[in-house]
RNA sequence: UUAGAGUUUGAUCAUGGCUCAGGAUGAACGCUGGCGGCGUGCAUAACACAUUCAAGUCGAACGGACGAUGGAGAGCUUGCUCUCCAAAGUUAGUGGCGGACGGGUGAGUAACGCGUGAGCAACCUGCCUUGUAAAGCGGGAUAACAUCGGGAAACUGGUGCUAAUACCGCAUAACGUGCAGACAUCGCAUAGUGACUGCACCAAAGUAGCAAUACGAUACAAGAUGGGCUCGCGUCUGAUUAGAUAGUUGGUGGGGUAACGGCCUACCAAGUCGACGAUCAGUAGCCGGACUGAGAGGUUGAACGGCCACAUUGGAACUGAGAAACGGUCCAGACUCCUACGGGAGGCAGCAGUGGGGAAUAUUGGGCAAUGGGCGAAAGCCUGACCCAGCGACGCCGCGUGAAGGAAGAAGGUCUUCGGAUUGUAAACUUUUGUCAGCAAGGAAGAAGAAAGUGACAGUACUUGCUAAGGAAGCCACGGCUAACUACGUGCCAGCAGCCGCGGUAAUACGUAGGUGGCGAGCGUUAUCCGGAUUUACUGGGUGUAAAGGGUGUGUAGGCGGAAUUGCAAGUCAGAUGUGAAAGAACAGGGCUUAACCUUGGAACUGCAUUUGAAACUGCGAUUCUUGAGAGUGGGAGAGGUAAGCGGAAUUCCCGGUGUAGCGGUGAAAUGCGUAGAUAUCGGGAGGAACACCAGUGGCGAAGGCGGCUUACUGGACCACAACUGACGCUGAGACACGAAAGCGUGGGGAGCAAACAGGAUUAGAUACCCUGGUAGUCCACGCCGUAAACGAUGAAUACUAGGUGUGAGCGAGCAAUCGUUCGUGCCGGAGUUAACACAAUAAGUAUUCCACCUGGGGAGUACGGCCGCAAGGUUGAAACUCAAAGGAAUUGACGGGAGCCCGCACAAGCAGUGGAGUAUGUGGUUUAAUUCGAUGCAACGCGAAGAACCUUACCAGAACUUGACAUCCUGAGAAAGCCGAGUAAGAUUGGCCGUGCCCUUCGGGGAAUUCAGAGACAGGUGGUGCAUGGUUGUCGUCAGCUCGUGUCGUGAGAUGUUGGGUUAAGUCCCGCAACGAGCGCAACCCCUAUGAUUAGUUGCUACCGCAAGGAGCACUCUGGUCAGACUGCCGUUGACAAAACGGAGGAAGGUGGGGACGACGUCAAAUCAUCAUGCCCCUUACGUCCUGGGCCUCACACGUACUACAAUGGCGAAAACAAAGGGGAGCGAAGACGCGAGUCGGAGCAAAUCUCAAAAAAGUCGCCCCAGUUCGGACUGCAGGCUGCAACUCGCCUGCACGAAGUUGGAAUUGCUAGUAAUCGCAGGUCAGCAUACUGCGGUGAAUACGUUCCCGGGCUUUGUACACACCGCCCGUCAAACCAUGAAAGUUGAAAACACCCAAAGCCGGUGGGCUAACCGCAAGGAGGCAGCCGUCUAAGGUGGGUUCAAUGAUUGGGGUUAAGUCGUAACAAGGUAACC
Repeated sequence: UUAGAGUUUGAUCAUGGCUCAGGAUGAACGCUGGCGGCGUGCAUAACACAUUCAAGUCGAACGGACGAUGGAGAGCUUGCUCUCCAAAGUUAGUGGCGGACGGGUGAGUAACGCGUGAGCAACCUGCCUUGUAAAGCGGGAUAACAUCGGGAAACUGGUGCUAAUACCGCAUAACGUGCAGACAUCGCAUAGUGACUGCACCAAAGUAGCAAUACGAUACAAGAUGGGCUCGCGUCUGAUUAGAUAGUUGGUGGGGUAACGGCCUACCAAGUCGACGAUCAGUAGCCGGACUGAGAGGUUGAACGGCCACAUUGGAACUGAGAAACGGUCCAGACUCCUACGGGAGGCAGCAGUGGGGAAUAUUGGGCAAUGGGCGAAAGCCUGACCCAGCGACGCCGCGUGAAGGAAGAAGGUCUUCGGAUUGUAAACUUUUGUCAGCAAGGAAGAAGAAAGUGACAGUACUUGCUAAGGAAGCCACGGCUAACUACGUGCCAGCAGCCGCGGUAAUACGUAGGUGGCGAGCGUUAUCCGGAUUUACUGGGUGUAAAGGGUGUGUAGGCGGAAUUGCAAGUCAGAUGUGAAAGAACAGGGCUUAACCUUGGAACUGCAUUUGAAACUGCGAUUCUUGAGAGUGGGAGAGGUAAGCGGAAUUCCCGGUGUAGCGGUGAAAUGCGUAGAUAUCGGGAGGAACACCAGUGGCGAAGGCGGCUUACUGGACCACAACUGACGCUGAGACACGAAAGCGUGGGGAGCAAACAGGAUUAGAUACCCUGGUAGUCCACGCCGUAAACGAUGAAUACUAGGUGUGAGCGAGCAAUCGUUCGUGCCGGAGUUAACACAAUAAGUAUUCCACCUGGGGAGUACGGCCGCAAGGUUGAAACUCAAAGGAAUUGACGGGAGCCCGCACAAGCAGUGGAGUAUGUGGUUUAAUUCGAUGCAACGCGAAGAACCUUACCAGAACUUGACAUCCUGAGAAAGCCGAGUAAGAUUGGCCGUGCCCUUCGGGGAAUUCAGAGACAGGUGGUGCAUGGUUGUCGUCAGCUCGUGUCGUGAGAUGUUGGGUUAAGUCCCGCAACGAGCGCAACCCCUAUGAUUAGUUGCUACCGCAAGGAGCACUCUGGUCAGACUGCCGUUGACAAAACGGAGGAAGGUGGGGACGACGUCAAAUCAUCAUGCCCCUUACGUCCUGGGCCUCACACGUACUACAAUGGCGAAAACAAAGGGGAGCGAAGACGCGAGUCGGAGCAAAUCUCAAAAAAGUCGCCCCAGUUCGGACUGCAGGCUGCAACUCGCCUGCACGAAGUUGGAAUUGCUAGUAAUCGCAGGUCAGCAUACUGCGGUGAAUACGUUCCCGGGCUUUGUACACACCGCCCGUCAAACCAUGAAAGUUGAAAACACCCAAAGCCGGUGGGCUAACCGCAAGGAGGCAGCCGUCUAAGGUGGGUUCAAUGAUUGGGGUUAAGUCGUAACAAGGUAACC
């Protein structure tokens, strides 16, 4: 001590990416900001720097100079000047020590630079400590100073004087150094160490003090400290960097260094490094640690600490114990400054600070009081190290902005269903406290060793007192992830967004407000790192189909490896020792009021090294073994390979015969061939290619692949046996070999087939599919290519793990059947595995070993580079950019120009139509001032509308009204009504007359209803949104379906049930079944109708009576009520003994008898805001209301639905039959009369089984017509009338007479109907003043046909495929056109970098050196030794020249790629995607 979530789908599981929640930061930005403590602060330009400061000190090393003060003296102006002596002190210079530490930065560096552990027998070490010895005698200079010069300056020259702990000589000297010799000891070795002997060589300095003594100086030895060098191991990325290297690797001699060493040099040899990644390129200071993480890890290297490197860039040395020296020197380059133009000066990556860069990082502060450093004997001086303060919410930590009470739940705000809710105990108000801030008083520690003295911080921390709730809260969020919701505004706009996604008029997602949530002096955002991410998987992943097994083998390096015994101890394990700095982290304590912070202690630091031991395992050595592997003997199998030869069938061609008009080809055709004789057929010949049957999820091979027969050569596997070898094995990066088809090269060959190509078709097109031809090619030989969906999409090897059933090759047992066993090849299946599908001894199971490969989709297997190839191309193989998915398996649907089964007037069989004509009616279109609106495939179109002359009416024109035509409320006045005028197009308006009802009453009045006037609340809207809705309706469809509970199966979505076998009109029923039940549907229950019984009997009826009114009766008809009847109940056959089907009987009716009402879950954002209701929006002297007239009735045209016809199954005329169902009071209206008729007069009867509309018509009978535009048809028109109505002009219906159009049965196409149906005939009703070819009903007459389910349409069930799920009206591909983006190529151009070659060569070290100069030493001297400058040479920075290399930027033009609501062309893919798809 391991937390997950969102997002691919209609849903699911898994794969897989993207995103979020956490922590962290030297941060920055936005808004905000009270206090304190502790930390921290140029990450960018190692860019340039004004100014101050940051390293000095020592007078006890030295000579001078100055010199307070004191003394002496002189001059005299008696308080001044000068001289001398002493002298504290100050000090430029000489000299010593220190400026190599401390402080800064991270440019360079991929390195022994760093880390860790060793080594130096190959080294140095000032100051410090310990010890031994010794310090004798001399010498010559020189700065300062003085003086004379040069120079603008910096600085500097000459002459003269002088000191030292400066410099030099001599002496002395070993336990020092060198050489030589011999002894002991140690080491792997070179060689070291310790005594010994001889020879040679090398030291010194003084100062202070009265002194003691102290501090120094010299030599040597030792210690300590600090360094130098060497080695093992570790230490980033790239192989599209594979070879690198000449001082390179080694040796010998020499030189050099403190020291080893090619460190340098001469010669010799040819080595050395590298796939365990050299070289090259890129990037980078390393570590302790820090952040994160459960850990393993990953990232990082600010602050603090260790190491390294650097100090403007490059080079170089000097001095020194120590430097190749940040605040030293010289040179070169760049830059800046001064200048008198001659020449000089400089180096903040020290502390502050400035400019610049940048998103961004502080004061030109105080102090040496503390800690530490340098010098000094010390006092002390110096110290931008350091200690403090200042600035910044930059971080961490702590505190505060009050606390308690307080409901009229105040006001205000917000929301509201108008009741209220919420803000909210919040405030006000009451009581109280006093942290912080403010003021005042006191006031530290930090200071050490006895005392004294000494504090920058600092009058700070802290303590006390006073004042007063007074001075102190914001930021972000509120769709999900993710805690937190409402209103308004906006209307795919403005905008938001981390991902999914919000916004197109009701946005919890934008903006604002109220409210709420979170954190809080902060809160958000951005950037970066780790986490989540087991998403690089060591811990801890995968590769049949998701990304991923190499095309196959042979085999190198490497990795791994059978059994037994024994030894060693490298790995391994255990103990001990050293180290693993401190700080940090963790634990236990301690100190600041707490915490942060500081501090003490032990533990730990998983590492490295040394050492001791163990010997199981691995390893190494030795000796054995046989089971792995190999070899041997004997067998049989095989399309294994290579070469040569042979064979027959077939196609084609050639020759000849027979023979005649076609052949061929297709969906149908045509091109093509054929009278110059084809096709067909017979005979002969030529040539090439392929090998029917056998033939088989049969055989062989590593894979690709291999198929007639024979021969030769040859590879491998298998079986049996167990005499041989003795682990010889497995895998295999590179490497090598093989490797289908197509393609390439050379030369052959060429029958058939057949890219390209040509022609014919098809088509909108058809560069295709189909057809006729046809060249490369296919074949052979040799050589390339090296790829395939090279697939079992499954690497190789070994072992183990239930079975069943085929088959090939062997062996064994058995007479045989059969059994056993080995190898190969299939199917099924258990455990197990798997996301599932599936795999399952031929594993995708359980394990081991090795190789290859994967890490989101696209860009892309592309570009560039390398290698290979003749080319085509192959192999290796990115990035920018872009998306939030892409992909797998399975599920449910939907769909298919998939399959099966079944049904339906769906087709078929029939009958009658529509489509043609005329008219009616609706629609589209057109027209119009308006032609109101809606309905638009089926499922709009004789629909809303069951009836537009006004009204209706919503439309248009004109004229009017504005609380309104209508509702409620308030105030005032009056009853209202009615009648007569004026006025107008009609209204509006206006004058006059008449005159008051009901209820209560206290008689004053009040109330209800109603009219007028007024004020506002409001009314009103057929205005919008049916895509905000309710309700209603259509449709699939009266189709047989749609679901649930429990159980079971599946990880799950889901499945099962509901599937299957039958059957049915039916998910109807039966049987079976991991299902058992249930619900909504089906059916039944309801109504009408068909039969009967019974009952009742007026207005109905009549076997009776009566002339009639009426009486009588209820048998019959009829009407109403109540019942019965029909249930596959009975019989037979079939079926499975079922359900049921078929046939039959009986019956009025027979298999739901006929019809109706009744419409499951749902679909179509189906229809309706114009029936009604209704949210929101809109209008308010108008989008409301009223009135007149007009329009909805237009008319070139198109469509739908009907009516009437075209005639003889008819028309006309005459006489004369038979219904049902309905209507009737503002009604139906009889008889009778008049009129040709519509109708009129009339008014009996009837609120209806009574009266009436009312005549049924077709049919039937008789007569005429005689096939014609008619005695068919009736449109249109004229005249005359009738009816309704205020009114028939636009625009009603009817009648009579006259006129008499189109039309002679209707193209493509298409509709209805299965029986009392179609067809045909009339009747009635609703609407309605009037108006019916429409609609809704009613009856009369009354057919034909159905073999059947192939096809069309629709539907149901099952199954299959799917890239569809908005569900095929789906999805989706490519070119072209447009915009934008990144990128490749490109004549080139520009820049940078690292090397190389050559030229020139500063300073400097080293070497050489004629002449020059020269104090110490030698020499009597001359001179010498030595030294200095100069000159020369080697090396060499910078610079110059050159050709290449690498990288980057840019480039006219050009290539593809990506992205982008509604562009163009087609339709490639997904279904059999309409030619199966794919490589």
Molecule: small-subunit ribosomal RNA
Organism: uncultured bacterium